A computed fold for a 104-nucleotide RNA from a Chloroflexota bacterium, annotated as Glycine riboswitch aptamer. Of the family's consensus pairs, 88% are formed in the model. It was read from a public genome assembly, where an Rfam model found it. The coordinates come from a structure-prediction model, not an experiment, and the mean pLDDT is 81.
RNA sequence: AAGUAGAACAGGGAAGAGUCCCGCGAAACAAGCGUUUCAGACGGCACCGAAGGGGCAAGCCCCAUAAAGGCGAAUCUCUCAGGUAAAUCAACCCAAUCCUUAUC
Numbered sequence: 001a002a003g004u005a006g007a008a009c010a011g012g013g014a015a016g017a018g019u020c021c022c023g024c025g026a027a028a029c030a031a032g033c034g035u036u037u038c039a040g041a042c043g044g045c046a047c048c049g050a051a052g053g054g055g056c057a058a059g060c061c062c063c064a065u066a067a068a069g070g071c072g073a074a075u076c077u078c079u080c081a082g083g084u085a086a087a088u089c090a091a092c093c094c095a096a097u098c099c100u101u102a103u104c
Base pairs, nucleotide, nucleotide: 001103005100006099008097011094012093013092018045020044021043025038026037027036028035029034046084047083048082052080053078054077055076059071060070061069
């Protein structure tokens, strides 16, 4: 000097699944019995997967060319956690700036 690769990071993008049911309660109407709407605890049932977490294949190690055992990825899988209007969160992608490194 340009800008290869990596780490961190301001910022940006980013899906899916019930704003379901229920006690007490509130409001309105009503002579009253009740009706409608709102809210929705503790919970219930149904679902989602992309915070996190768990599981494993090929292969490798060990071993006797074994068994058992160990290591072993994910956007796969489990749904423990989390989530099911919006917001927030969000794997993953891009990424100013800065640092390290390859090149001249």